[in-house]
A computed fold for a 76-nucleotide RNA from an archaeon, annotated as transfer RNA. Its Rfam family is "tRNA". Rfam's curators write: Transfer RNA (tRNA) molecules are approximately 80 nucleotides in length. It is annotated as a transfer RNA.

Order: sequence, then C1' cells, then structure tokens
RNA sequence: GCUCUCGUAACUCAGCCUGGAUUAGAGUGCUUCCCUCCUAAGGAAGAAGUCGCAAGUUCAAAUCUUGCCGAGAGCG
Repeated sequence: GCUCUCGUAACUCAGCCUGGAUUAGAGUGCUUCCCUCCUAAGGAAGAAGUCGCAAGUUCAAAUCUUGCCGAGAGCG
C1' cells in the first nucleotide's frame, strides 16, 4: 500500500443479509424499594444508547451506498 471482518448501554452481545411505524433489546453490572438480626441469595421497579463520525439514497436508515476514524486478520 491492497483486501476482508468488526465498531450498538459501564461490560459481553443480539438485531443488519431481507429498511417500516408507536419507545433499539437481552444478560451481567449500577440505583431505589421489599424480604432478612446483618450480609449474600431471592423478589419488584428504575436509570443508562446522538447504534464510531459525517454525507448520500429513500415517504422512512442501527439496517443500503460513499468517505473518514478506530480495532483485528490476510496479502505484498
């Protein structure tokens, strides 16, 4: 330098190929409450996301296209 894969909540991931609304979900973790003599476990509720950044296409984009940034792998 070229090619490919990946980037979604604090962490680990699903959803993307096949666009569809109204609110992007799960587990772990975190906060509050219940339970308990206390802790753990268990139960209930909650907060947390500009879907890496920008632009384009579209009535509509996490999802399609392009550029850039970052991580990884392969080739030279």
The coordinates come from a structure-prediction model, not an experiment, and the mean pLDDT is 81.